[in-house]
RNA sequence: GCCGAGGUGGGGUAGCCUGGUUAGCCCUCAGGGCUGUGGACCCUGCGGCGCGAGUUCGAAUCUCGCCCUCGGCC
Numbered sequence: 001g002c003c004g005a006g007g008u009g010g011g012g013u014a015g016c017c018u019g020g021u022u023a024g025c026c027c028u029c030a031g032g033g034c035u036g037u038g039g040a041c042c043c044u045g046c047g048g049c050g051c052g053a054g055u056u057c058g059a060a061u062c063u064c065g066c067c068c069u070c071g072g073c074c
Stems, first nucleotide, its partner, number of pairs: 001073007010027004020057001029045005050066005
């Protein structure tokens, strides 16, 4: 340099092709319930779309550029 895969809460993972409800789920964390205590279980809450621009009434999703990670080729 070229090709491919990927970047979404503190951690992990869907959703993207086919734009539209409050961005879903698991773990962790905080509060509460339950319990003699704890665990398990139940309820509630905090917290997220790599960056910028464009298209659109509306972008995590489409387009362009850039950055980063992993793998392959040379």
Model confidence (mean pLDDT): 81 of 100. Predicted 3D model of a 74-nucleotide RNA (transfer RNA) from Candidatus Caldarchaeum sp. It matches the Rfam family "tRNA". RNAcentral holds the sequence, with entries from ENA.